[in-house]
RNA sequence: UUUAUGAAAAGGCAAACUCUCUGAAAGGAGAGGGCGCAAAGCUGCGGACCUAAAGCGUUAGAUGCUAUGGUAGCCGGGUUGCCAAA
Repeated sequence: UUUAUGAAAAGGCAAACUCUCUGAAAGGAGAGGGCGCAAAGCUGCGGACCUAAAGCGUUAGAUGCUAUGGUAGCCGGGUUGCCAAA
C1' cells in the first nucleotide's frame, strides 16, 4: 500500500408514522421523525415481489389476464467509497 475482516473514533443514511405535493395505482418528492443499516452510496443486468391506467376477455353487476409502471431498506451481480484495533 492492497485485499479480507469490523473493536474504537469522526461522521453518514433514514423505517414506520404525520403534513404538503404528485401518480390510475403500486409508489415517488419535500419537511418533521428514527426502526434500523458497514455500503440502507450509485446502478433495473438476473431472479423475486407489488400495482393494472391503457389493451385484450368475461359480464346484469362484479371481475380475469398482462408491464410499457414500480420496489436498490427483497436477494444476487456491477461499480465507487470513510476509519482502522485484533
Model confidence (mean pLDDT): 89 of 100. A computed fold for an 86-nucleotide RNA from Pelotomaculum sp. UBA4789, annotated as c-di-GMP-I riboswitch aptamer. Lineage of the source: Bacteria > Bacillati > Bacillota > Eubacteriales > Pelotomaculum. The model forms 91% of the base pairs in the Rfam consensus.